[in-house]
FMN riboswitch aptamer (RFN element) from a bovine gut metagenome, 113 nucleotides, folded computationally.

C1' cells in the first nucleotide's frame, strides 16, 4: 500500500375503512475489550455544531447517542447455567427494533497479499 469480507428480525389471532405501526403474542442482537456480553468498559453508523475548503455525498474537531437484576457454579462471569425482566437513530406510511428510504452509501472491524 492493494484486495475481500463486514446486520439480524412480525409466524399465529384482535380491533379497524385503513395498522407486518395500535393490542395480545412472535422473532432478532454490528465491532473491540474482558471467563464465552443486545443491557459492563470502549467503539461505529445516524442526527446537531464548529472549524478547514470555491464546492460537496470531501477532510477535521467536538457534542449527542437505548436498556439488568437475582440465585448458582468458579480462582475468576453485571459475560456461562436457572429464573424474571428490560432496550433499540432519522424520514415515510394508522403510532414500526422487524416494512418502505437515504443506502448500489458509510463504517467499528476482520481476513488475505
Nucleotide at each position: 500500500c492493494u484486495u475481500u469480507c463486514a446486520a439480524g428480525g412480525c409466524a399465529g389471532g384482535g380491533u379497524g375503512g385503513a395498522a407486518u405501526u395500535c393490542c395480545c403474542u412472535a422473532c432478532c442482537g454490528g465491532c473491540g475489550g474482558u471467563a464465552u456480553a443486545g443491557u459492563c468498559c470502549g467503539c461505529a453508523a445516524a442526527c446537531c455544531a464548529g472549524a478547514g475548503g470555491a464546492a460537496a455525498g470531501c477532510u477535521u474537531u467536538g457534542g449527542c447517542u437505548g436498556a439488568a437484576c437475582c440465585g448458582g457454579u468458579g480462582a475468576a462471569a453485571u459475560u456461562c447455567c436457572g429464573g424474571u425482566a428490560c432496550c433499540g437513530a432519522c424520514g415515510g406510511u394508522a403510532u414500526a427494533g422487524u416494512c418502505c428510504g437515504g443506502a448500489u452509501g458509510g463504517g467499528a472491524g476482520a481476513a488475505a497479499g
The RNAcentral record of the sequence draws on MGnify.